Predicted 3D model of a 1520-nucleotide RNA (small-subunit ribosomal RNA) from an uncultured Sutterellaceae bacterium. RNAcentral holds the sequence, with entries from ENA. Its mean pLDDT, the model's own confidence on a scale to 100, is 84. Its Rfam family is "Bacterial small subunit ribosomal RNA". The family is grouped with related families in Rfam's "SSU clan".
[in-house]
RNA sequence: AGAGUUUGAUCCUGGCUCAGAUUGAACGCUGGCGGCAUGCCUUACACAUGCAAGUCGAACGGCAGCGCGGGAGCAAUCCUGGCGGCGAGUGGCGAACGGGUGAGUAAUAUAUCGGAACGUGCCCAGUAGUGGGGGAUAGCCCGGCGAAAGCCGGAUUAAUACCGCAUACGACCUGAGGGUGAAAGCGGGGGAUCGCAAGACCUCGCGCUAUUGGAGCGGCCGAUAUCAGAUUAGCUUGUUGGCGGGGUAAAAGCCCACCAAGGCGACGAUCUGUAGCUGGUCUGAGAGGACGACCAGCCACACUGGGACUGAGACACGGCCCAGACUCCUACGGGAGGCAGCAGUGGGGAAUUUUGGACAAUGGGCGCAAGCCUGAUCCAGCCAUGCCGCGUGCGGGAAGAAGGCCUUCGGGUUGUAAACCGCUUCAGUCAGGGAAGAAACGCUUCGAGCUAAUACCUUGGAGUAAUGACGGUACCUGAAGAAUAAGCAUCGGCUAACUCCGUGCCAGCAGCCGCGGUAAUACGGGGGAUGCAAGUGUUAUCCGGAAUAAUUGGGCGUAAAGCGUCUGUAGGUGGUUUACCAAGUCUGUUGUUAAAAAUCAGGGCUCAACCCUGAUCCGGCAACAGAAACUAGUAGACUUGAGUACGGUAGGGGCAGAGGGAAUUCUCGGUGUAGUGGUGAAAUACGUAGAUAUCGAGAAGAACACCAAUAGCGAAAGCACUUUGCUGGGCCGAAACUGACAUUGAGAGACGAAAGCUAGGGGAGCAAAAGGGAUUAGAUACCCCUGUAGUCCUAGCCGUAAACGAUGGAUACUAAGUGCUGUGCGACUCAAAACGUCCAGUGCUGUAGCUAACGCGUGAAGUAUCCCGCCUGGGGAGUAUGCUCGCAAGGGUGAAACUCAAAGGAAUUGACGGGGGCCCGCACAAGCGGUGGAGCAUGUGGUUUAAUCUGAUGCAACGCGAAGAACCUUACCAGGGCUUGACAUCUUAUCUGGUUUUUUGAAAAAAAAAUCUUUAUCACUCUUUACUUUGUAAAGAGUGAAGAUAGUGACAGGUGGUGCAUGGCUGUCGUCAGCUCGUGUCGUGAGAUGUUGGGUUAAGUCCCGCAACGAGCGCAACCCUUGUCUAUUAUUGCUACGUACUAAGGUAUUGGAAAUUAUAGAGACUGCCGGUGACAAGCCGGAGGAAGGUGAGGAUGACGUCAAGUCGGCAUGCCCCUUAUGUCCUGGGCGACACACGUGCUACAAUGGCCGAGACAAUGAGAUGCUACUUCGUGAGAAUACGCUAACCUCAAAAACUCGGUCUUAAUUCGGAUUGCAGGCUGCAACUCGCCUGCAUGAAGCUGGAAUCGCUAGUAAUCGCCGGUCAGCCAUACGGCGGUGAAUACGUUCCCGGGCCUUGUACACACCGCCCGUCACACUAUCGGAGUCGGCUUGGCCCAAAGUCGUGACUCUAACCUUCGGGAAGAGAGCGCCUAAGGCAGGGCCGGUGACGAGAGUGAAGUCGUAACAAGGUAACCGU
Repeated sequence: AGAGUUUGAUCCUGGCUCAGAUUGAACGCUGGCGGCAUGCCUUACACAUGCAAGUCGAACGGCAGCGCGGGAGCAAUCCUGGCGGCGAGUGGCGAACGGGUGAGUAAUAUAUCGGAACGUGCCCAGUAGUGGGGGAUAGCCCGGCGAAAGCCGGAUUAAUACCGCAUACGACCUGAGGGUGAAAGCGGGGGAUCGCAAGACCUCGCGCUAUUGGAGCGGCCGAUAUCAGAUUAGCUUGUUGGCGGGGUAAAAGCCCACCAAGGCGACGAUCUGUAGCUGGUCUGAGAGGACGACCAGCCACACUGGGACUGAGACACGGCCCAGACUCCUACGGGAGGCAGCAGUGGGGAAUUUUGGACAAUGGGCGCAAGCCUGAUCCAGCCAUGCCGCGUGCGGGAAGAAGGCCUUCGGGUUGUAAACCGCUUCAGUCAGGGAAGAAACGCUUCGAGCUAAUACCUUGGAGUAAUGACGGUACCUGAAGAAUAAGCAUCGGCUAACUCCGUGCCAGCAGCCGCGGUAAUACGGGGGAUGCAAGUGUUAUCCGGAAUAAUUGGGCGUAAAGCGUCUGUAGGUGGUUUACCAAGUCUGUUGUUAAAAAUCAGGGCUCAACCCUGAUCCGGCAACAGAAACUAGUAGACUUGAGUACGGUAGGGGCAGAGGGAAUUCUCGGUGUAGUGGUGAAAUACGUAGAUAUCGAGAAGAACACCAAUAGCGAAAGCACUUUGCUGGGCCGAAACUGACAUUGAGAGACGAAAGCUAGGGGAGCAAAAGGGAUUAGAUACCCCUGUAGUCCUAGCCGUAAACGAUGGAUACUAAGUGCUGUGCGACUCAAAACGUCCAGUGCUGUAGCUAACGCGUGAAGUAUCCCGCCUGGGGAGUAUGCUCGCAAGGGUGAAACUCAAAGGAAUUGACGGGGGCCCGCACAAGCGGUGGAGCAUGUGGUUUAAUCUGAUGCAACGCGAAGAACCUUACCAGGGCUUGACAUCUUAUCUGGUUUUUUGAAAAAAAAAUCUUUAUCACUCUUUACUUUGUAAAGAGUGAAGAUAGUGACAGGUGGUGCAUGGCUGUCGUCAGCUCGUGUCGUGAGAUGUUGGGUUAAGUCCCGCAACGAGCGCAACCCUUGUCUAUUAUUGCUACGUACUAAGGUAUUGGAAAUUAUAGAGACUGCCGGUGACAAGCCGGAGGAAGGUGAGGAUGACGUCAAGUCGGCAUGCCCCUUAUGUCCUGGGCGACACACGUGCUACAAUGGCCGAGACAAUGAGAUGCUACUUCGUGAGAAUACGCUAACCUCAAAAACUCGGUCUUAAUUCGGAUUGCAGGCUGCAACUCGCCUGCAUGAAGCUGGAAUCGCUAGUAAUCGCCGGUCAGCCAUACGGCGGUGAAUACGUUCCCGGGCCUUGUACACACCGCCCGUCACACUAUCGGAGUCGGCUUGGCCCAAAGUCGUGACUCUAACCUUCGGGAAGAGAGCGCCUAAGGCAGGGCCGGUGACGAGAGUGAAGUCGUAACAAGGUAACCGU
């Protein structure tokens, strides 16, 4: 510090998500040690049990219990306060601290800084005292009541308890004379004196009283700051103030009576919600944001509510009274209780510890002290909850072991990792030693103070004994031994880390994007790797990234966002100049901002965390002193901003009145006759009762042609015939007056198109609604005929529009050029116009600059200042609800739940358009012939079947793969067999002759037998023998090869799957003219340019121009065939002339080279001429030529598209089968048949059929082949057999055609299907299922609906011939060959396809696109809702506990006074005010639930239509 995600790609806007840090955490898996910290965030829910506040005998009477002493008694035991002490009690101090919690509280709180009208126990300092009396009472004892808690009565008693008296330096009151008001003693020691003793007395110490001051603490007041909501805008009656009382420690409406009517609030009162506040903590670069556990300060609370008492202090956590809820005890009559103290229990919850030890230390209470108490505290225990540290070993060790995993089978990896060798012992275990934390107090001693005192007491020094919960802990030493110690998450991108297997849109993953539908680095497992490590992941939280609320630091033309416009209040901001002031501002100083934390430096635990010491910045608040530039303020001046007056001037500016003509409609009258009107075409409608048309007259209402213009005016909405009246504003000129009077503008007010509403008029035309006619699948629309509100006027509402320049207002500055409007000026002119120029307005182009781009650009979207309004992802939604305005319609303000990861802007490249322009093609048109109807052939679908194997499916599947299914082929089916296999390689063992027959079987195959011979295939080498020239033959041995049998296992085999895993090949757009690259340039970029433009071409063909210049793949040409010529060649071909033979045809020979054959060349290039064009490219015409503008035909197929076709031609990855999905065989099937489609053949006849005769080709094929001639047969064919390896022989007859005859319009002498019989050929075999022949039979069909196909010249049409495959053939197919041989093209409007340019786009899987709404179904959240349940709050009324205060005529009473009667004073009952809880009838706010209703959102491929995106097929959209 950034990254992922919208798109085909790009830039921008904008949201979502991630990487970091954090935590009082929780959960999953795992877990060695230590140190330091933390540990109910939820129910302020309820609590069993124990403990958490006592102490003082040196205040008191005393003596229940314990110990000692004494006495009595034999003893048990009893007596004795004498001593140590001490239960209970009186009294004092404490209990208001310490500890807990955060419910309440938005100010009675907190933080900071100030203030005046106060209190204060213990403590410190000072002053003055501490005299003398009295009456009670608890305890104890006696009696009584009660279950208990407890209570009552009587007798007796003490005090530092209580009460008078005396005194009064201070103190308080005062009429300034005076008056009022205190106290308590206890203990230690002691020389003299007194005393019987106690003691008095003296002294010391601790107390007590009064008072002054202090310290610390506390109470009170003020200023400033402190969350959210305006869908909370008004609140307040003790309220605001005053006078007088009361009251308090103290100011004060704190309380009361009276008087006045104030006080608070847009700088947010009141109300509602939420919340303890702070130092600080987390995060962040900071500014900020979030939080307020632990530690520390303050506040509040103590079961809930109220109240006071005591006291220095409380309205009191472990006190009291009352009410309420709850729990417990009970003898039912009554009682008891309050863990938000420490432990602990239940409950709640995702979740939070031991019913531990000690007062040793620190601190607190009491005490003279010893000491006692202390769940404060110090320690220990539990928990990986966090932070920090340590360890789980270290060194060597390659045969790179084994095993695992992967593999291209070579190897790689785990991996120096292990084993093995050596070493070490921090932690842990065992054994031994062993701290600091402890010094006070005490005692001894030496001083000092006090004192009469060397006692006592206080204080300082020295010495000294004791005291440790933790804990035998930290630490130290020794011993043995690698021994006791590693997991978790992740590995598609972000983001470090990759492979195999399994699974097959399943199971599952996922923070976002997204993975998974048979080759998943994304699921699950294995191996490996990466990260962190006693932890690691997940979840949750907050900050960051997020400049995504923008002060630092954002925006508003089109992305979200300028109010429809103006006037103007508060507020903000504000021209020039002088002086003063010192509020803001700036400088310096002082105080404060607790400690802790943070930062810096140093130090202590072995380090660190942790702890200790010291230091410090910034900032806040307050006070003081100073400065005076700027802002504010005060006083004065100025004129340039602004305004007023003056002189001109343009204008559809506004309101009201008057007038005008054209048109439309209606009415009346005339002429006139059958139609009019309307449309894409029609119909409804009008018209013979006279329309339309036309002429004349009249009436009515509305709107004002031409002029007319990116011209004018107005704030905007808006404003147009002419004219009159009234009236607003602008601009220009000159410079008289005022002297900053300005600008913006929250609230507020005014205006505000159309539609709509109310009332009254008006109503010609137009026209929602409505009616009818069309269109359509439908047509509640578009089109047509009618037609009511409305449109118009008056008065009043409404207050919205895509109210738009989608651009708020004001001011200043910043290049130019060119139009138009207004006034002025200059010069000119007779005048005008034109020209130049300053202002004001309104357009276009454009520089700098800005912008995401488009674009804006002196009228800014530039550069700046001021003010207002508005925005913060899309949807839900401008919806719900509340409030408010409105007669209503509705307007204004205006959410949330839920849901998505996008929604959006600009521009780019494509594609598309029922957009545009240009161009081409048998694309249409013009023609010729077909298909679609019939029969048959063939292919396909469907159906059938045991099987009808399979692939191909719009063009671009369907006489296609198949250039040939009877068996084979064959892949399918049934049955019968085989299992290393029909085929290949390797391995082990054995072996190798010929002939024939039988049985079983459908065959494959199996079994059996006979016979002959040298016991055995081939090649090579060696040896021996025989014949012997080479050499041959035989035997033996060895090696190799081939083959057979049997066996073993590796393997074979698969037309099994996947063409969506592939190679190769092919189809198609399309033989269309396109597709790209390098460098340069332009653009932020995707991209553009080049390749566009003007011409031209079949062509991106060529020329010209041009920020492009070049190049490549395509086009063309080069290649083949054909058309002309030349040269050459000359057999088996052709043949003139001559000769010979023959009746003729012809044959033979000598010769020849025209044609032919086949080799090499020539030829055509817009080359020449004319015209045209731009002096170009080219086009048009002509000449010559066999051929003329590519001569004709073929081969040749750019970048790419269609996941196009093919795993069944071949090859091939992966998957699958392995006594079968392999392989062999027989038979069947691929040939089925209601039907549908494609492609063809033959026809329907006279341009014809049949019979007879006659003529003319070319390409080809031929040795298991073509077959002549001859004979036989009606024929298919058979027999025989010449020739031919082919310019020689054969197939081979060409047919249409010509001539002659016949048929005569008829289902026929057309047509030939179908069927019967008889034959031929091929072949092991023609039944399923071949072809051919003869005779017989003689079906449909008389030119074919909608629709549709081919063809532009040697073409269509028509006629035959040949070939491949092949035993034969279902071939009418396919591929070639020649014969005869047309018609038509005006032209590019339309259909189809294509190319280029341009335009629009919400498409990019690209229009077979995208996409909207209703309905149906499921789920989710929400709103309304008769109600119902609950919470909070509130005004009024009723009742009223406890209690303070007031009253108190009744009752009671020790201290004081008394004249002894009583008084004073006190206590109580009763009454009164206030008042908690409770009750009654309401109000407000919020929440839960609710039959039913409503819309919204999301869902798999539902239904109906097609609204939007292209001119989206009626342009779209906004308001009503």